C1' cells in the first nucleotide's frame, strides 16, 4: 500500500440482505415491599461523520473517521 468484516441506548448485542413507527437483555430512576428485589411503573438514541438517490433511507451508493483479521 491491498482485502474483508465491524460501528445502532450507558453496557452487550438484534434490526441492514429485501427501503415503510428504532428494538431486546443488562444498567439507571420511581413505586411496593422487613430488605440492596427476581414484584409494578418509567426515562433514555445525531442509528460514526459528511454526501447523494428516493414520496421515504440505521438499511441501498459514494467518500472519509475510528476498530479488528488477513495479505504484501
Nucleotide at each position: 500500500g491491498g482485502g474483508c468484516c465491524c460501528g445502532u441506548a450507558g453496557c452487550u448485542c438484534a434490526g441492514c440482505c429485501a427501503g415503510g413507527u428504532a428494538g431486546a437483555g443488562c444498567a439507571c430512576c420511581g413505586g411496593u415491599g422487613a430488605g440492596g428485589a427476581c414484584c409494578c411503573g418509567g426515562g433514555g438514541g445525531u442509528c460514526c461523520c459528511g454526501g447523494g438517490u428516493c414520496c421515504g433511507a440505521a438499511u441501498c451508493c459514494c467518500g472519509g473517521c475510528g476498530g479488528g483479521c488477513c495479505c504484501g
Predicted 3D model of a 72-nucleotide RNA (transfer RNA) from a Nitrososphaerales archaeon. The source organism's lineage runs through Archaea, Thermoproteati, Nitrososphaerota, Nitrososphaeria and Nitrososphaerales. Rfam family: tRNA. About the family: Transfer RNA (tRNA) molecules are approximately 80 nucleotides in length.